[in-house]
RNA sequence: GGGCGUAUAGCUCAGUGGUUAGAGCACUCGCCUUACAAGCGAGCGGCCGUAGGUUCGAGUCCUACUACGCCCA
Numbered sequence: 001g002g003g004c005g006u007a008u009a010g011c012u013c014a015g016u017g018g019u020u021a022g023a024g025c026a027c028u029c030g031c032c033u034u035a036c037a038a039g040c041g042a043g044c045g046g047c048c049g050u051a052g053g054u055u056c057g058a059g060u061c062c063u064a065c066u067a068c069g070c071c072c073a
Stems, first nucleotide, its partner, number of pairs: 001072007010025004018056001027043005049065005
């Protein structure tokens, strides 16, 4: 330099173009316990990488860029 892939909650990941984006773990609170862990319940937590475009409507489709990973040279 070229090609491909990934980017969504603190972490790991889901999410058919169609009302308000979810799960597990973590964290906080409560229940339980002599206490802790485990378990149960609730809560907190999102610029869906950035900027444009298409569309009545974009996390989802298109383009460029950025970061990371893999392959080729």
Model confidence (mean pLDDT): 83 of 100. The RNA shown here (transfer RNA) has 73 nucleotides and comes from Allonocardiopsis opalescens. Its Rfam family is "tRNA". By type it is a transfer RNA.